Transfer RNA from a marine eukaryotic metagenome, 71 nucleotides, folded computationally.
Rfam family: tRNA. The family's RNA type in Rfam is transfer RNA.

RNA sequence: GGGCUAUAGCUCAGCUGGGAGAGCGUCGCACUGGCAGUGCGAAGGUCAAGGGUUCAAGUCCCUUUAGCUCC
Repeated sequence: GGGCUAUAGCUCAGCUGGGAGAGCGUCGCACUGGCAGUGCGAAGGUCAAGGGUUCAAGUCCCUUUAGCUCC
């Protein structure tokens, strides 16, 4: 110097710009004598940071930071 990645505690999805989500985990309730398990429900997010474009940005553009990788 080139490429890729950054979204919930963890692993990740998010299509062609408009609803922020899944699984696991955590908490509560029910079933059970209890644990486990199952079912139902809940909490939890500055979408790495800053700026730009747009009526509207996780998504498009620029810069920066961190990690991985190639030369």
Overview: The prediction has a mean pLDDT of 82. The sequence is in RNAcentral, with records from MGnify.